The part of an RNA shown here (small-subunit ribosomal RNA, 5' domain) has 522 nucleotides and comes from a metagenome.
It matches the Rfam family "Bacterial small subunit ribosomal RNA".
Context: one part of a larger RNA
RNA sequence: GGACGAACGCUGGCGGCGUGCUUAACACAUGCAAGUCGAACGAAGAUACACAGAGGAAAUUUUCGGAUGGAAUCAGUGUAGACUGAGUGGCGGACGGGUGAGUAACGCGUGAGCAACCUGCCUACAAGAGGGGGACAACAGUUGGAAACGACUGCUAAUACCGCAUAAGACCACAGUUUCACAUGGAACAGGGGUCAAAGAUUUAUCGCUUGUAGAUGGGCUCGCGUCCCAUUAGCUAGUUGGUAGGGUAAAGGCCUACCAAGGCGACGAUGGGUAGCCGACCUGAGAGGGUGAUCGGCCACACUGGAACUGAGACACGGUCCAGACUCCUACGGGAGGCAGCAGUGGGGAAUAUUGGGCAAUGGGCGCAAGCCUGACCCAGCAACGCCGCGUGAGUGAAGAAGGUCUUCGGAUUGUAAAACUCUGUCCUUGGGGACGAAGUAAGUGACGGUACCCAAGGAGGAAGCUCCGGCUAACUACGUGCCAGCAGCCGCGGUAAUACGUAGGGAGCAAGCGUUGUCC
Numbered sequence: 001g002g003a004c005g006a007a008c009g010c011u012g013g014c015g016g017c018g019u020g021c022u023u024a025a026c027a028c029a030u031g032c033a034a035g036u037c038g039a040a041c042g043a044a045g046a047u048a049c050a051c052a053g054a055g056g057a058a059a060u061u062u063u064c065g066g067a068u069g070g071a072a073u074c075a076g077u078g079u080a081g082a083c084u085g086a087g088u089g090g091c092g093g094a095c096g097g098g099u100g101a102g103u104a105a106c107g108c109g110u111g112a113g114c115a116a117c118c119u120g121c122c123u124a125c126a127a128g129a130g131g132g133g134g135a136c137a138a139c140a141g142u143u144g145g146a147a148a149c150g151a152c153u154g155c156u157a158a159u160a161c162c163g164c165a166u167a168a169g170a171c172c173a174c175a176g177u178u179u180c181a182c183a184u185g186g187a188a189c190a191g192g193g194g195u196c197a198a199a200g201a202u203u204u205a206u207c208g209c210u211u212g213u214a215g216a217u218g219g220g221c222u223c224g225c226g227u228c229c230c231a232u233u234a235g236c237u238a239g240u241u242g243g244u245a246g247g248g249u250a251a252a253g254g255c256c257u258a259c260c261a262a263g264g265c266g267a268c269g270a271u272g273g274g275u276a277g278c279c280g281a282c283c284u285g286a287g288a289g290g291g292u293g294a295u296c297g298g299c300c301a302c303a304c305u306g307g308a309a310c311u312g313a314g315a316c317a318c319g320g321u322c323c324a325g326a327c328u329c330c331u332a333c334g335g336g337a338g339g340c341a342g343c344a345g346u347g348g349g350g351a352a353u354a355u356u357g358g359g360c361a362a363u364g365g366g367c368g369c370a371a372g373c374c375u376g377a378c379c380c381a382g383c384a385a386c387g388c389c390g391c392g393u394g395a396g397u398g399a400a401g402a403a404g405g406u407c408u409u410c411g412g413a414u415u416g417u418a419a420a421a422c423u424c425u426g427u428c429c430u431u432g433g434g435g436a437c438g439a440a441g442u443a444a445g446u447g448a449c450g451g452u453a454c455c456c457a458a459g460g461a462g463g464a465a466g467c468u469c470c471g472g473c474u475a476a477c478u479a480c481g482u483g484c485c486a487g488c489a490g491c492c493g494c495g496g497u498a499a500u501a502c503g504u505a506g507g508g509a510g511c512a513a514g515c516g517u518u519g520u521c522c
Base pairs, nucleotide, nucleotide: 001522002521003520004519006518007517008516009515010514013391014390015389016388017387018386019384020383021349026347027346028345030344031343032342035091036090037089040088041087044084045083047080048079049078050077051076053074054073059068060067061066098302099301100300107227108226109225110224111223112222113221114220117219118218122215123214124213125212126211127210128209130164132162133161139154140153141152142151143150144149169196170195171194172193174191176189177188178187179186180185200207201206228274229273230272235265236264237263240262241261242260243259244258245257246256247255277299278298279297280296281292282291283290284289304325305324306323307322308321327338328337329336330335355381357380358379359378363377364375365374366373367372394424395423396422397421404415405414406413407412428463429459430458431457432456433455434454438449466511467510468509469508470507471492472491473490477506478505479504480503481502487494488493
């Protein structure tokens, strides 16, 4: 000198764009953050209409007995659809969002490999969907419990579940041919044998279902190289290293088990300890290098702590399940409930870090044929000079060099064209008027931001300057006070009676809505 997710002191006009718990991965009140589909299904309810029934008001009439008349209301059946909330079922809750505790590791980066693998939704192609069955929720009844939540009996539907048929094809074992090769081997073709499918909905447009091949996308695994400090850590290792057989997995493998052998790693730093998420990047530097890993993007890991599996194409699953533990809450003391490192917000810690805001209008995501619903992702607004950038706080004329201040050799010098005064301007500001782009869907309709940006008119210099420094380094000097005191200080050093170094004043220098200080890095 540059830089910062900064903090502190003094000060503070506006706008644009960014950024904002670096500490306690501390504990969390409250609300919201993952739903959706009635074009898979049965039942229930509400509404409207229709039908037949019960009911019998107003009104009319009367010989006062009644008659005619049919409303409200009630339960039943049917129909309707842009109705509702539970349940079965499907898809999605493995994405998106957060955090960096752990991890020195194939975790990450980079380059290869898989002849050892998987891939829902999507795309292309080929083939198919025949015929049956039995349940379980919901519901009804009984019943346990304070609750959370159950138990039993009975009924019922499906794109829920299960056999049978078919088998282009896939898989399995057998045996054959061709071909390729990279060690086990791979690919193609033909053979007979065994095993294996399916689901319907509908507004008739379509949307789905099953099998296979290929693609796309996403993942899994393996390897080469690179990846901090300590040798005041020198030896480490028994599933350890390898083999055989088996199990397991989507898949190779001590991944696991049994048996056999005695290996394997290490001064080219094993093992141990400390520290740490890694990278693209960012800061600095002429570069080499050094430092950092906030925001944004990629990968990884984690979700109160530890462990485990289930479901599923995908999880060993942040807002799923089970077990154990700590903590908090409810309890009828028998037992239960919870997990903000999602967005806000609270307490605590701290030098220190924001609103319990608006909207799904855009972009994107989930579900749905769609209409649409959901979306604290996202888009916006609010707070903060936290940062960068831009603008303003006026411009011109103006010497009686006014007054006042300060200094003075008392002559004057300086503040100083500075002010006043005169003439202007209208950026920002205030008021009024107009008023968007962002909207893309064939038309129509659709904007949170926002009556915002922007434009026009009017008003009036009015509402807008501070901070640090002035001994040398280092731009900028005098007076007074103090008297090794009070104090200053980055280094050298100032202060003990004439201090340009302390304090105040006048003046000056620098930067400027900031200026200094502290911390960290180059």